[in-house]
Context: one part of a larger RNA
Molecule: small-subunit ribosomal RNA, 3' major domain
Organism: metagenome
RNA sequence: UGACGGGGACCCGCACAAGCGGUGGAUGAUGUGGAUUAAUUCGAUGCAACGCGAAAAACCUUACCUACCCUUGACAUGCCACUAACGAAGCAGAGAUGCAUUAGGUGCCCGAAAGGGAAAGUGGACACAGGCGCUGCAUGGCUGUCGUCAGCUCGUGUCGUGAGAUGUUGGGCUAAGUCCCGCAACGAGCGCAACCCUUGCCAUUAGUUGCUACGAAAGGGCACUCUAAUGGGACUGCCGGUGACAAACCGGAGGAAGGUGGGGAUGACGUCAAGUCCUCAUGGCCCUUAUGGGUAGGGCUUCACACGUCAUACAAUGGCCGGUACAGAGGGCUGCCAACCCGCAAGGGGGAGCCAAUCCCAGAAAACCGGUCGUAGUCCGGAUUGGAGUCUGCAACUCGACUCCAUGAAGUCGGAAUCGCUAGUAAUCGCGGAUCAGCAUGUCGCGGUGAAUACGUUCCCGGGCCUUGUACA
Repeated sequence: UGACGGGGACCCGCACAAGCGGUGGAUGAUGUGGAUUAAUUCGAUGCAACGCGAAAAACCUUACCUACCCUUGACAUGCCACUAACGAAGCAGAGAUGCAUUAGGUGCCCGAAAGGGAAAGUGGACACAGGCGCUGCAUGGCUGUCGUCAGCUCGUGUCGUGAGAUGUUGGGCUAAGUCCCGCAACGAGCGCAACCCUUGCCAUUAGUUGCUACGAAAGGGCACUCUAAUGGGACUGCCGGUGACAAACCGGAGGAAGGUGGGGAUGACGUCAAGUCCUCAUGGCCCUUAUGGGUAGGGCUUCACACGUCAUACAAUGGCCGGUACAGAGGGCUGCCAACCCGCAAGGGGGAGCCAAUCCCAGAAAACCGGUCGUAGUCCGGAUUGGAGUCUGCAACUCGACUCCAUGAAGUCGGAAUCGCUAGUAAUCGCGGAUCAGCAUGUCGCGGUGAAUACGUUCCCGGGCCUUGUACA
């Protein structure tokens, strides 16, 4: 100087407390451990691994296993020889591939021609290719975490023999090393804040596909809604009080908004030899008729069990039936697909419109109104299983999603323990996108309805600052 203390003082955080809803019990989905397997590819492992890499494992993906094949190779550059390139139908085979020098087919540039060249292909020899092989404890890059915590440092000066100290400590204040005052310090840098995006108010400009004070429409108009560009607006600016005549805090006015208005992006010096050699790049090592390459089938989907994260429930603030409202944000051309017809339905037919403020996806759902059920394993719950189908796709057996009929399991609110959340939040309700042929209870967004509670900081956890002890570094 740090680190540590079941030492002290001060302060903060959904850290506790006060509340609301969960997890832990059930069934299912998904990930992991373990077990199994020819293979169940690999990685991630307290917080900070476990709906994680994976924003889609039937084939492909795919790295794994089995079998069958190739060896200058699926891919790149260089050399030689030949041929323009290209290239069906057919046979064998699981296919790769082989029959095969097959039928066919002849282009561009220079040149009168011969010939040469470019591009592509075939064959050959060698340099080489190739490796999701190893090492993240050789690395770059990227990322997680402490933590959006308020800290981390430097120059000069001063003090100390020195390691170092000072500044950065102290008195106040703040979300903040934020600001004020004081002070052997005076300044400065990276962080904080602001500048950026979005949302909330207003104005100006611009009105089509948007809107509608006119109109039945056509048309007219651009006031309103909205769209999207530019500005304004909030600064403790004003008033009162407290305070040290400070910083600041408390209350008030005006205001759409008030003291960082709400949300996002933004992550200092560093820590964990944290994660990643399987995104990519890369040192070293290793393989080279194989640890490389191709193909078919299988596996990653197994299942006594254990754990994590979720979905659905156990019901009456509810289930079912009928009627009837109100969104936002997105996506759409080998796409979104209207009306209409068929089917109980999944869906099929159909073909209008739309490269989209125009058309379509698209019915929002909870809510509201009426009816029914009456506390029951039920008109709750929907697992499982049987049957019949639909769609995608070369192909749904291993192993897809959905529909209908039948079946109707566990489950009556969950032990010890444990998680999230402070406001348009929790809870609850539906909608959309990416991935994608098909496949969403995951994920990323969007809006609808819309709470309760916070006395307080003794305690648990994490953090900041000062101080103290130390046989630790």